A computed fold for a 530-nucleotide part of an RNA from an uncultured prokaryote, annotated as small-subunit ribosomal RNA, 5' domain.
[in-house]
Context: one part of a larger RNA
Formats: sequence, C1' cells, structure tokens
RNA sequence: GAUUGAACGCUGGCGGUAUGCUUAACACAUGCAAGUCGAACGGUAACAGAGGAAAGCUUGCUUUCUUGCUGACGAGUGGCGGACGGGUGCGUAAUACGUAGGAAUCUGCCUGGUAGUGGGGGACAACUCGAGGAAACUCGGGCUAAUACCGCAUACGCCCUAAGGGGGAAAGCGAGGGAUCUUCGGACCUCGUGCUAUCAGAUGAGCCUGCGUCGGAUUAGCUAGUUGGUGAGGUAAUGGCUCACCAAGGCGACGAUCCGUAGCUGGUCUGAGAGGAUGAUCAGCCACACUGGGACUGAGACACGGCCCAGACUCCUACGGGAGGCAGCAGUGGGGAAUAUUGGACAAUGGGGGCAACCCUGAUCCAGCAAUACCUCGUGUGUGAAGAAGGCCUGCGGGUUGUAAAGCACUUUCAAUAGUGAGGAAAAGCUCAAGUUUAAUACGCUUGGGACUUGACGGUACCUUUAGAAGAAACACCGGCUAACUCCGUGCCAGCAGCCGCGGUAAUACGGAGGGUGCAAGCGUUAAUC
Repeated sequence: GAUUGAACGCUGGCGGUAUGCUUAACACAUGCAAGUCGAACGGUAACAGAGGAAAGCUUGCUUUCUUGCUGACGAGUGGCGGACGGGUGCGUAAUACGUAGGAAUCUGCCUGGUAGUGGGGGACAACUCGAGGAAACUCGGGCUAAUACCGCAUACGCCCUAAGGGGGAAAGCGAGGGAUCUUCGGACCUCGUGCUAUCAGAUGAGCCUGCGUCGGAUUAGCUAGUUGGUGAGGUAAUGGCUCACCAAGGCGACGAUCCGUAGCUGGUCUGAGAGGAUGAUCAGCCACACUGGGACUGAGACACGGCCCAGACUCCUACGGGAGGCAGCAGUGGGGAAUAUUGGACAAUGGGGGCAACCCUGAUCCAGCAAUACCUCGUGUGUGAAGAAGGCCUGCGGGUUGUAAAGCACUUUCAAUAGUGAGGAAAAGCUCAAGUUUAAUACGCUUGGGACUUGACGGUACCUUUAGAAGAAACACCGGCUAACUCCGUGCCAGCAGCCGCGGUAAUACGGAGGGUGCAAGCGUUAAUC
C1' cells in the first nucleotide's frame, strides 16, 4: 500500500447492489418447512345441491328425518413422492477431493422400438360388535372393495441349461358413439391414459487404477485376513468383501506406522510475476443429522422433519408405562468483541402429486433490520471589502479567520407533497377454424385466430406538480518518517508513543484554544493476510 463475513470509538442525509453466529455439531418454548391423487378402491364424518317423507302452517316457505343421487370429501385401503430441494462442517490426511483413464454393474419417472394386456381365487383395513389402558395405543369376533395380494393360461424378446430341455408376466380407469346384441347393468367400436415382458438411448449412481493433495523422526520399524493362490459364499457388480485350505508373504528414510491439525475443489486475497495466505457468500463433490449401532421398505437410503435397540438429556403419568430430537425458516436462552423479522406471496422461476382444474412448496421471489462492504448523488450556485462584528496572534503599526458571513440575485438534484403510471404475464382454462384420428361432422391430439382473466413486491420504477436554501458534516492528524504552527496551561507531574523518542519553567511531541493538513457519510483504532 492492498484486502476483510470483521469488531470497537466518535459521527451519520438519500439511493442501488451485495453480504450478515467466523464462538457452543450448546440446549431449545411456539408456529410453519411434504404432500398429493375420487380419472385405482370400498365408502360418506363435515359442507353444498337435488329427490323422497313427516310436522308447522304465512300455500310456498321453515324445521326434522331420509336417499351417496350429484358437487365434493374427514378417516381408511392403494399409487407416486417423503433418497429431491434446504442446513451444517462433527468426522475424514484418504472408503474423501482434483485430474486422466478403466471394466465386472444397476438405473423409478423420460425417449424410441418389438410383443402382449386372457381367465380365476382367497384375504385384510375402513365399518360394526366386544374387551383392555390414565394416556400413547392395543387385542379379539364378524362383513367388504380395488391399479392391494396369489395361483392358472399364454411367451416375440428374456433367464437357466448337462443343449435334450426347463422357468417366468400383466390391471385397469376415463371420454365419446352409429348399427347389432342385451339379463337394460352393459357387451361392442374408437380415442386417451395406465399395466406386463424385453431391446436400445438418455439421465443418475456404484466399483477399480495412475498422478497430485498439511506439520512432526524429540514417531523407525509396521502388519495375521495380514500379502498371494485354489475353491465356495455373498453383492447390481470386481475384489480377503466373507469363509475353508495352502503358501509366507506385503509396506517402509522416495518417510511406512504413530501423533497433531484439517472437509476437498472451481475459486478468493495479495503480488510485476514466481510465489504466499485462504476455502464466507455462489457453483461441483464428500461427510453428517441428539450420541452409538442395526436393518426394513424401495429403482434409489442403511433415510434431517421414517422404523428398531442401547445411552445421555427434556417432558407427561393414575408409577403400570409413554412422548421428543431446529447442523430446515423465523424465534428463545447460553457462549461471545460480534452477526437480522416468531414478515408477505406462490405473481415469476423451479420441484412433488394430479388427465386437468388445482393443491402443497420458510426452495424461491420479495419486503423488514444493520454505513457490514462496494458504487453513485446531495448537504447549494453566482455576486458580495465597510476586508463588519467576534475569536486568535502581535513587534501594538497590524496580521489572520476571510468572499468566509451578512446583504443582493438565482437554482431545486435528493428528501417531503400531490398526481399519472410501465415492465416483470407467458400460459393454463373457454371458444372458433383447419389438419390428423375414426364407421363418425363425438371425444382426443396438433397448428392458428378470438374474447376473458391471473402481480406478493406496490403508496413499485420512471415521468410530472407544489413549496422553500429550505431537512442534510463529521472524524483523525499537524517533532521526523509524513501533508500540516502558533499561544496558553502543566513542570520527568499529568500524560503521549507505530519506530526514533517527547515532558525536570520559554514543550510546533502532554492538555486546551486559534489556525492549518488529510479524508469525507464516513473517519480513526484494533485484529488478520499478502
């Protein structure tokens, strides 16, 4: 000199853009952060409508009861999603990361291809009846549906094989409709969407190898599934991954082992560079989710807001037993020099579910707080010498503050006030036309046209109006380094200080004043890095 996720002191006008627990991976009150689908299913607790019945009567209303009939829908079965998104950096010096390769693998949803989607069965929730418990909840009897579950049939691909053969699948639902049939439910046809098997792709993930990746030798030897082989098991897959047997290997001064520290990288800061330091925000990867262990489900987890066991802690209890996990967003206590609102909205972008409408989304987009950082802007402009008054200095003549002020003439950025007012919005849905599909001018799909509608921010930006210099300057320094000097007070005292050093009666170095210098909504100090 540059820099910072900074803090502290004094001061503080506006706006934009960023950033904001670096410490206790300490403990957490409260609310929210993952749901959705009735176009899978049996149904109907609530709301609304419709039908039926009864009563009151004001004769077309009110009340009650009833029917899942309709819109919808609590709880339940079932499907998909809760493995993403969000947080933190404890652990980890290599099961990580970076980079370059590799072969023995899996991959839901998505894309393309091929072949199917036939016929049966028995349950379990909900519900109902009963029982236990303080509660959490649990148990027993009975009824029932399905895209839940299980056989049978079939098998182009597929799997196993001793090549003869053997094995293995499925589910329906919605919309529309002219003939024909009909038990009047529908069959049937078409379209859409699902489902099954398999091939390929895409995406994502698992595994292996080379090289690189902090300090300590006051850590020199380490290793028994250890190193390799054969066989078996296990896995999606290779492999001592595991096991039996056999051999005695393997690593190490090119630093093994041990100890300490640490998430890694793109990057960031500094520097002419080489290098040094660092790893906040943003992006990629990894690890973790009260501590330790374990598996289940699933395409994917050994799963932050799932389960089980043990432990510590907190809470409830009828003492028998139960409940919980903010390193999600806010917020509280604590720790600390120190770090924000228990805000708004799903309008946009993205995600989950759904045919869709739509629902959910503390992701996200916004707003609030903080000069924490960076970047603009403003706090007036011109004129004005009687060089006013006052202050300070003085050699008492004057000098300086100083065109500074006052006065006169202007302007109105920003803030304030009033008004206008973009863009972020394109869609979806509705409707019309053409094409496609089809038996069909239904439905559906594609393209185009039309009208209507959707904004948290928001009292938005921007522009215009009104009034008036009106509302807006501090901080540090002035001995040398280092830009800037005098007076008074003090008297090795009080004090200053980054280094050299000042102060013991004329202190440009302490304290005050006047003046000056620097910087400026900041200025200085401290800490840290180069």
The RNAcentral record of the full RNA draws on ENA. It matches the Rfam family "Bacterial small subunit ribosomal RNA".